Molecule: glmS glucosamine-6-phosphate activated ribozyme aptamer
RNA sequence: UAUGAGAUAGAAGCGCCAGAACUCUAUGGAGUUGACGAGGACGAAGGUGAUCGAGAUUUCGGCGGAUGCCUUCCAGUCGCGUGUCACGACUGAGAAAGUCUUGAUAAAACGUUCGGGUGACCGGGCGGACAAAACGAGACUUGAUGACAUCA
Repeated sequence: UAUGAGAUAGAAGCGCCAGAACUCUAUGGAGUUGACGAGGACGAAGGUGAUCGAGAUUUCGGCGGAUGCCUUCCAGUCGCGUGUCACGACUGAGAAAGUCUUGAUAAAACGUUCGGGUGACCGGGCGGACAAAACGAGACUUGAUGACAUCA
């Protein structure tokens, strides 16, 4: 230095690069890029192969992963005394659905500047602008069941 095995730690626009684009070169080769933020998980198994928007548009293409979603099971919440069961919706640490209003410093981009690199490019500082989903709050609408037992 290379390869193989194992362990630990860490990331989830996250990791990687056989395509592509780009740079340097002694033309043999050596390198660079490859998601901008918002938001998101831990009951079990299986499946799928993942939300939102952006003055970005190679953020192309691909591989791997992934907190999403679906089904079943388990455990619960609500259905206004309590318990069990059924049914309905929902939840996995918070638990009915819909509509409207409202809340939060988006970041990259752009401008300027500093540092590293021959270069492609990489890492920062400062300035100032703009989202959507989900979620929270408020208002309104709809739904809020049945059987048995028990208490008053």